[in-house]
């Protein structure tokens, strides 16, 4: 240079038939327990990598940028 994969909360991570609320785990916020912690249990709040097209509607489809990852050369 070329080719395929991926990019979803502070971190891992599913989804993807386009259309309530974007599943869950770790952390993290309050509370129950206890002398006090920890453990357990309640509970809450946090997310679709930019940009630009399709479409009544895109996190999801299409294009193109950018990052990571593997191969080839």
């Nucleotide at each position: 240079g070329c080719c395929g994969c991926g990019g979803u909360a502070g971190c891992c991570a599913a989804g993807g038939u386009g259309g309530u609320c974007a599943c869950g785990g770790c952390a993290c916020u309050g509370g129950u327990c206890u002398g006090a912690a920890a453990a357990a249990c309640c509970u809450g709040g946090g997310a679709u990598u930019c940009c630009g097209g399709u479409u009544c509607g895109a996190c999801u489809c299409c294009g193109g940028a950018c990052c990571g990852c593997g191969g080839c050369a």
Notes:
Predicted 3D model of a 73-nucleotide RNA (transfer RNA) from a bacterium. The coordinates come from a structure-prediction model, not an experiment, and the mean pLDDT is 82. RNAcentral records the identical sequence in 2 taxa. The RNAcentral record of the sequence draws on ENA and MGnify.